[in-house]
RNA sequence: UACCGAAAGGGCAAACCUGGCCGAAAGGCAGGGACGCAAAACUACGGGUCUAAGGUCCUGUUUGAUGGGACUAAGAUCGCCGGGUUGCCGAAA
Numbered sequence: 001u002a003c004c005g006a007a008a009g010g011g012c013a014a015a016c017c018u019g020g021c022c023g024a025a026a027g028g029c030a031g032g033g034a035c036g037c038a039a040a041a042c043u044a045c046g047g048g049u050c051u052a053a054g055g056u057c058c059u060g061u062u063u064g065a066u067g068g069g070a071c072u073a074a075g076a077u078c079g080c081c082g083g084g085u086u087g088c089c090g091a092a093a
Stems, first nucleotide, its partner, number of pairs: 004090002011037002016032003020029003035079001041085003045082003048077003054072006
């Protein structure tokens, strides 16, 4: 030390639940909770994934009436991967 992750001191908070708020949705926020995390701190820069309000196209042949399907991100996800920025402690290797 940008490597490494023992110990100590701490930190964050998955699923789920609650009622409340935002949103078309994905999802976010608050409280509880703890699966886990050495950056599970920040950043949507690259990739992946999720959603489809709006837009484009197709469709409806007994019933159905403003229904159904496909595509589309500048929306979301950093606890999917990578990049960038910052950071506590200091055993062994």
Molecule: c-di-GMP-I-GGC riboswitch aptamer
Organism: Dethiobacter sp.